Annotation
This is a predicted complex of two RNAs, RNase P RNA and transfer RNA, with 505 nucleotides together. Rfam match: Bacterial RNase P class A. Rfam classes the family as a ribozyme.
[in-house]
Parts: sequence; structure tokens; C1' cells
RNA sequence: CCGGGGAGCCAGGCAGCCGCGUUGGAGGUUACUCCACCGAGGAAAGUCCGGGCUCCACGAAACAAGGGUGGCGGGUAACGCCCGCCCGGUGAGCGCCAAGGGGCAAGUCUCCGGGGUGCGAAGCCGAGGGAAAGUGCCACAGAGAGUAUACCGCCGAUGGCCCCUAAAGGGCACAGGCAAGGGUGAAAGGGUGCGGCAAGAGCGCACCGGGGCGCUGGUAACAGAGUCCGCAUGGCAAACCCCACCCGGAGCAAGGCCGAAUAGGGGCCUCGCGCCGUAACAGGCAGGAGCGUUUCGCUCCGAGAGGUCCGGGUUGGCUGCUUGAGCCAUGGAGCAAUCCAUGGCCUAGACGAAUGGCUGCCCUUGCGGGGCUGGUCCCUCGGGAUACCGCCCCGCCUGACAGAACCCGGCUUAUCGGCUCCCCGGCAUU
RNA sequence: GCUGCUGUAGCUCAGUGGUAGAGCGCACCCUUGGUAAGGGUGAGGUCGAGAGUUCAAUUCUCUCCAGCAGCACCA
Repeated sequence: CCGGGGAGCCAGGCAGCCGCGUUGGAGGUUACUCCACCGAGGAAAGUCCGGGCUCCACGAAACAAGGGUGGCGGGUAACGCCCGCCCGGUGAGCGCCAAGGGGCAAGUCUCCGGGGUGCGAAGCCGAGGGAAAGUGCCACAGAGAGUAUACCGCCGAUGGCCCCUAAAGGGCACAGGCAAGGGUGAAAGGGUGCGGCAAGAGCGCACCGGGGCGCUGGUAACAGAGUCCGCAUGGCAAACCCCACCCGGAGCAAGGCCGAAUAGGGGCCUCGCGCCGUAACAGGCAGGAGCGUUUCGCUCCGAGAGGUCCGGGUUGGCUGCUUGAGCCAUGGAGCAAUCCAUGGCCUAGACGAAUGGCUGCCCUUGCGGGGCUGGUCCCUCGGGAUACCGCCCCGCCUGACAGAACCCGGCUUAUCGGCUCCCCGGCAUU
Repeated sequence: GCUGCUGUAGCUCAGUGGUAGAGCGCACCCUUGGUAAGGGUGAGGUCGAGAGUUCAAUUCUCUCCAGCAGCACCA
């Protein structure tokens, strides 16, 4: 310099004037006025996960049901999030083989190269457990689709038949053999090469791939080398399922306090109503009050609560409410996520819902106009042209996505643009 | 603010891993002197959008978009 990538940050700035909301202070006749501080986001969004907090339910734990997560290790309050590593894919580039084409002084030369194949950086992507526990599905096409198969094809060594006097040789493709090639399909039971064979085939061998076994390294996922096995079991689990781990439910319209109002209502269900008893009543005993003819008799009494539906009323105030897994700086541990220590700071709490508007200057985006001893071009070297590039000036326009509503940690989605830093490959130079 | 459900032809709805259907409606034809009814034929679909799993997605999974419904307090 060219090319391939990654991460983080900002979200127009300053000044003046006017305005809005909370809080604090002051003044008021309680209508309000004045002063001061503070006043949206990286996503406040979607509500997709995880927590805090509150109420409800519940001995704990375990099992079952239902739901979720899924390589390994770590971080965290927790997570489906984050970090690091492993495996697979992709990836700029670098090789190897090679149909074919070109160059010349025609060679054991050189250049390009359809196609095939190997290695593979930074990085990116992966809902990445199990298909050898079982069940299920694999439409159409195709001969055969899961215990594989034989349509075309190849062969027909062996057996059979024919030619032939016989042998040798030849023919047929009948029995049969094969799975290399063609064809179907998303997928056809390892790949390439050599040998072998009648033709073939892991049939044999070499390399690659795969599986089993133990060994070594690693916390582990896994990797490496060794040895054995010719290879025996295709895909789908975001189909049922199996394995491991996790999960009680609801949500600030949760919940608590006060006030106003009413038909202070009705139906159903559950629990209970001094004790015994009954399925429930009934019945019996006890207690309290009253009256009477007073060691007895009569009469009366006790407690409701919760849920749900219908009907009715209100559309108020306070609280929860913002100091919190908080922010900033420095130092330390760690590869990192993150954690620890010390110091400093307080930074929205609205509810018919505040956080805005105007002006000026600067920045930014684009368009238009003008200028230049600029570049460039023409030239008779005096100057001229200016489509294009650069710089300056003026005018107009643009400045995204979007807005808290109990609070946090994440993810996802939307977003005009700008700034900073880092990694890798190739070439050149030092 | 919180929670749940739905999206398939013009309308109302089925459907389910394998070429998307029904009824009403629409167009044309038959029938009738004409209309209605009846019969026949046909057109009309981004299965809300985009990704992913799969050989294959309306269906399974995820993310967006749109619409609808419910949830206040007192007694």
C1' cells in the first nucleotide's frame, strides 16, 4: 500500500430569552407568586428469559404430572446471558493433479487454465446430549427406501443346448453369477488407486475415512500415537421418547392505610356455631336473661367468617416510590467474563401523565450559485477553458431510531451518521 | 402498565409434515315467455411477514407485525 475482519464509545455543541415537573426555602387572603438545585435512553420498545420486592398456597425432602435447558470448564443473586476452551461448518489466501489453449531461439522450457482435490489465518456461524433402548415417518419418482434391491447393463469361467467325426475352437444367453457403469431420488450399505476375476466386488493390498480396546496428555469436553476389525447398525429427536440438570402460583391494576357513596341487598358453595349425638336435622345435657306458686316450672338468647356469581356505588388521597446486585476514580487478582480493597458522589419520580420552544454562532448531510497566482487541458508563451478534482465564500435544506411509569441483569428488534482502537493474510522496502 | 387469544379465497370457517378445501358470494352456461329457486362449469390464495429445522413447512421452532378480549377500588 492492497485485501479480509473485529471491538468499544458518542447520539449535535455553546450562549441568551421564554415555558413545564418534582423537591427545598421564602411570602401569602391559601386562588397562587418568587428564588435555588435537579430533570429520559442505548435502546426507556418488544414483554422473550432471569431475579429483587409483595401477596397467596404449602411441614421438609423425594416421587409423579406439566414446562424448560442441553459440548466442557468458569463467572453471576440468577439465567436460555457472558467469558475461555473443544468439536463441526465457513473463510481471504497458499499449494497439488489436470482436459485444453498460448509464447519463442522448440526444450526434461515457459505462461494461462475449465474442472477436481488438499492445507487453512484473523474472524464468523452452530437449539452442539442420545439414532448401537424402543416406537414412528421417509410423499412422488424408482427394480429396490431400511431384514436393501436388480430395470437397463456386464459376464456366462461352471452346468446346459447348438455348429463340429472328435479334440481344439466358435455360437446361444437357458440355468445362473455380479453390483463396476447408466437411470430414479433429498438419500441407494465407505472414498481414491493398483492388483485380481468370466465379469465383478474390501475379494486382496496401499493411503484416507470409520469402529472397538487399552496407553499417554488434559479438571473436562477432547486430542495424540499404538494395536485389532474389511467395515457390521442411512436420515429425522425444532416426531414420540431416553438420559442429566432446573422450576410452587400470581403480579405495583401486587400489597397496605384513610376518605366518599349505596338497595350496607340477594343466590350458591365451604368451614364453623358451649358439650354429647345425627349424613344433616331432630333429640339430650350445660350456661345466661326474664317471669312465676323459688332446692322446681315456663319463655327467650348465643357467631359468624371466607369464596364465587348477580345487582348497586365511586372514578378520590397517602403509601409502596426510588440509595441501588448504584455510578465514578485509583490500586490489586485473573487470559477473560468477573471479583476484591480504598476514596469520592447522589444523578427523574410524573399519574388527562413534566423533561419543550425561539434566536444567534459553530459542527454535520445534501443541493444550488460565485470565486481562486490551485490541479488538469489548450496554446501563436501574451493568455484562454474549467466538464472533472481540490480549497474558500454565500443561500437553502438535513441532524436518525425513538420517549421513563415498581426496580435491576440480559436477549431481540429499530437506528441518519461520526470517532477511536485492535487482529490476520499478501506484496514491496529497510 | 400486566395478561391471554387470533391471523387461511370478497365474508364465515375447516385442514394437516407430502400438489390447500367447504358453505355463502362472483362470472358464464342450461332450465323459464321472464325472474327466483334448481343443475353444471370456472375464476379467485405471498396460508400476516422474515429467518431456521427438515429431502420437503400453512403445519414444527424462533423473532417481528397487526387485530381482539380481560384485569381498578368499595360494600